[in-house]
């Protein structure tokens, strides 16, 4: 340089183009408890950026950015 994949919460991830985007872990508060553990309840916080298509986009298309894989060349 060429080709391909991925991008949703602090981390791991779900969501058929259609109601208010859910879950686990974590953090914080709290109940229970001999106990800071375990268990129960609550709170926290999100669609990478910019466009396009559509009545409607996390979802489809284009460009960019980040990241991963494959490949070519130079040394």
């Nucleotide at each position: 340089g060429g080709g391909g994949g991925u991008g949703u919460a602090g981390c791991u991830u779900a969501a058929u183009g259609g109601u208010u985007a859910g879950a686990g872990c974590g953090a914080c508060c709290u109940g229970c408890u001999u106990a800071u553990a375990a268990c129960g309840g609550g709170u926290u916080a999100g669609u990478c950026u910019g466009g396009g298509u559509u009545c409607a986009a996390g979802u489809c298309c284009c460009a960019g950015c980040a990241u991963c894989c494959c490949u070519a060349c130079c040394a």

A computed fold for a 75-nucleotide RNA from Vulcanococcus sp. SFB_649D_100_25, annotated as transfer RNA. The coordinates come from a structure-prediction model, not an experiment, and the mean pLDDT is 80. It matches the Rfam family "tRNA". Rfam classes the family as a transfer RNA.